[in-house]
Molecule: transfer RNA
Organism: Deltaproteobacteria bacterium
RNA sequence: GCUGGCGUAGCUCAAUGGCAGAGCACCUGUUUUGUAAACAGGCGGCUGCGGGUUCGAGUCCCACCGCUAGCU
Numbered sequence: 001g002c003u004g005g006c007g008u009a010g011c012u013c014a015a016u017g018g019c020a021g022a023g024c025a026c027c028u029g030u031u032u033u034g035u036a037a038a039c040a041g042g043c044g045g046c047u048g049c050g051g052g053u054u055c056g057a058g059u060c061c062c063a064c065c066g067c068u069a070g071c072u
């Protein structure tokens, strides 16, 4: 330098172009002599950045940034 993949909650990951979710973590409560576990509830996202297409974009297209793999 060329090509591919990935980027979504603190972490690991989902999400047919049509209300952004789960598990773990964290917080509160119940339970216990107490802790853990269990159970119930809650908090947490302008979906890497900027444009485009569309009635509507996390999703499709373009450029950029970062990570990663391959080729040279």
Base pairs, nucleotide, nucleotide: 001071002070003069004068005067006066007065010024011023012022013021018055026042027041028040029039030038048064050062051061052060